[in-house]
RNA sequence: CAAAAUGUUCAGGGGUGUUCUCCCGCAAGCGCGGGAGAACUGAGAAAUAACCCUUUGAACCUGACGCGGGUAAUGCCGACGUAGGGAGAACAGACAAACGAGUU
Numbered sequence: 001c002a003a004a005a006u007g008u009u010c011a012g013g014g015g016u017g018u019u020c021u022c023c024c025g026c027a028a029g030c031g032c033g034g035g036a037g038a039a040c041u042g043a044g045a046a047a048u049a050a051c052c053c054u055u056u057g058a059a060c061c062u063g064a065c066g067c068g069g070g071u072a073a074u075g076c077c078g079a080c081g082u083a084g085g086g087a088g089a090a091c092a093g094a095c096a097a098a099c100g101a102g103u104u
Stems, first nucleotide, its partner, number of pairs: 006092005011054004017040010060085003067078003
């Protein structure tokens, strides 16, 4: 000279899909909507809560009713992605450690 990981507090951002069974409603029908239960992936698949993420930002959104693979089916997996967007401050960590430089 002088961090960072991490933690705390306050604040903010975000998603909630797919399939099956039963019940109810709507519909001429194909089907559509609501409720309950089960299954799949996931941190989270609608709780009064949790989970994830906040610029060191693939949390999440757009592109995308797109592309490749796979599945009973689906953002299920991959690519797209050095793309375009996307929500932060304070304090502790630290009168510290390490490292570096100067002087004697």
Molecule: TPP riboswitch aptamer (THI element)